[in-house]
Molecule: transfer RNA
Organism: Hyphomicrobium sp.
């Protein structure tokens, strides 16, 4: 330098065009408990950045950034 893959709550991970983006752990609040822990209920929290296609984009396309693999 070229090609390919990946980027989603704090972490891990679903969602392959049509919703309120789901789950586990973690965090906050409440209940239970003498207290802590456990357990139960409930809540907050996410689409790398930009542009395009589309009635509609996390999803498809392009560029950029970061990470990884291969080739030279």
């Nucleotide at each position: 330098g070229c090609u390919c893959c990946c980027u989603u709550c704090g972490u891990c991970u679903a969602u392959c065009g049509g919703u309120u983006a789901g789950g586990a752990c973690g965090c906050g609040a409440g209940a239970u408990u003498u207290u802590c822990a456990u357990u139960c209920u409930u809540g907050a929290a996410a689409g790398a950045g930009g542009g395009g296609u589309u009635c509609g984009a996390u999803u498809c396309c392009c560029c950029u950034a970061g990470g990884g693999a291969g080739c030279g």